SAM riboswitch aptamer (S box leader) from uncultured Lawsonibacter sp., 97 nucleotides, folded computationally. Its Rfam family is "SAM riboswitch aptamer (S box leader)". Rfam links the family to the GO term regulation of gene expression. The coordinates come from a structure-prediction model, not an experiment, and the mean pLDDT is 82.
RNA sequence: CUUAUCAAGAGUGGCGGAGGGAACGGCCCUGUGAAGCCCAGCAACCUGCGUGUGUGCGCAAGGUGCUAAAUCCGGCGGUAGUGUAUCGAAAGAUGAG
Numbered sequence: 001c002u003u004a005u006c007a008a009g010a011g012u013g014g015c016g017g018a019g020g021g022a023a024c025g026g027c028c029c030u031g032u033g034a035a036g037c038c039c040a041g042c043a044a045c046c047u048g049c050g051u052g053u054g055u056g057c058g059c060a061a062g063g064u065g066c067u068a069a070a071u072c073c074g075g076c077g078g079u080a081g082u083g084u085a086u087c088g089a090a091a092g093a094u095g096a097g
Base pairs, nucleotide, nucleotide: 001097002096003095004094005093006092011039013038014037015036019029020028021027024074025073026072040067041066042065045063046062047060048059049058050057051056071091076088077087078086079085080084
């Protein structure tokens, strides 16, 4: 850079000790224990096997990923109409190339 997905799912565990939710603005989580590590779990993108034939379905779980809140919400644009609802974009995350 290209492409797919991002409203589902997953811990009353151990170590650890004060931060965390990308950044900014909010709003939250957190000594009733944050980050991180281990274990456990979830899912099924890649992968393997089976089946099918057009891009499917089933099983497994080797490589990743994930386990508060829609990607926690917003910014930019459209529509409705009134500080709200909804759709899209941007940005971001993850996989594959």